[in-house]
A computed fold for a 73-nucleotide RNA from a Pseudomonadota bacterium, annotated as transfer RNA. It matches the Rfam family "tRNA". From the family's description: Transfer RNA (tRNA) molecules are approximately 80 nucleotides in length. The RNAcentral record of the sequence draws on ENA.
RNA sequence: GGGUUCGUGGUGUAGCGGUCAACAUGCCGCCCUGUCAAGGCGGAGAUCGCGGGUUCAAGUCCCGUCGGACCCG
Numbered sequence: 001g002g003g004u005u006c007g008u009g010g011u012g013u014a015g016c017g018g019u020c021a022a023c024a025u026g027c028c029g030c031c032c033u034g035u036c037a038a039g040g041c042g043g044a045g046a047u048c049g050c051g052g053g054u055u056c057a058a059g060u061c062c063c064g065u066c067g068g069a070c071c072c073g
Base pairs, nucleotide, nucleotide: 001072002071003070004069005068006067007066010025011024012023013022018056027043028042029041030040031039049065050064051063052062053061
């Protein structure tokens, strides 16, 4: 340099072009308990790596770009 693939709450993942971006875990509060843990209820937290484009509508499709992994040279 070329190719493939990944990038989404703190962490790990999901998300046929169409409800408020979901689940687990973690965090906060309350309940429960003599206390802790476990359990139950509730809550905060991601404008989806970045910038454009297509579309009535984009996490999803297209282009560019940045970073990681792997392969080729």